[in-house]
Predicted 3D model of a 162-nucleotide RNA (Lysine riboswitch aptamer) from a mouse gut metagenome. The coordinates come from a structure-prediction model, not an experiment, and the mean pLDDT is 80. Rfam family: Lysine riboswitch aptamer. On this family, see Sudarsan et al., Genes Dev 2003: "An mRNA structure in bacteria that controls gene expression by binding lysine". RNAcentral holds the sequence, with entries from MGnify.
RNA sequence: GAUAGAGGCGCGGUUCUCAUCAGUACCUCUCCACGAUGCCAGGCAGCAGUCGAGGGGGAAAGGGAGCGCCGCCGAAGGGAGUACCCGGUGCCUGCCGGGACUUGCCUGGGCCGCCGGGGAAUACCCGCCGGACUGUCACAUUAUCGUAUGUGAAGCGCUAUC
Numbered sequence: 001g002a003u004a005g006a007g008g009c010g011c012g013g014u015u016c017u018c019a020u021c022a023g024u025a026c027c028u029c030u031c032c033a034c035g036a037u038g039c040c041a042g043g044c045a046g047c048a049g050u051c052g053a054g055g056g057g058g059a060a061a062g063g064g065a066g067c068g069c070c071g072c073c074g075a076a077g078g079g080a081g082u083a084c085c086c087g088g089u090g091c092c093u094g095c096c097g098g099g100a101c102u103u104g105c106c107u108g109g110g111c112c113g114c115c116g117g118g119g120a121a122u123a124c125c126c127g128c129c130g131g132a133c134u135g136u137c138a139c140a141u142u143a144u145c146g147u148a149u150g151u152g153a154a155g156c157g158c159u160a161u162c
Stems, first nucleotide, its partner, number of pairs: 001162005008073001010072005016066003026057006033050002037048003040094006076107003079103004084099005108134002111131003115127004136153006
């Protein structure tokens, strides 16, 4: 340098099904009270009357779970950057959400917990911190060559073969 592997509730993607979203948004009818409001924020426009109560009808996307299938073990996730794309009424600026691209900047791995962000949410995802557990290697100690204990490090690692 090349090839092949290991860590386990292991990582990611995807079709289908199911629940949730939600009796919500929205449409419509009736009643009551109003003239100021609403559409993520600001400006300019545009559109719509507004709050409340009741009746009828009534979603979807994202996110989630399960079986299957696919790709895998920096799997993947995050941060940062970009004059890029899509959405939140049109334009501008911003903010938020989802993408694309760049970057050996951070993280060995899953789990639990406080806090923060996303989310309709108790789900789930992401982040900082903490906790025990687990895998790899190094060092030390013990025993006798099985191992056990302790400390530390990081995947740019470790093991095997050529």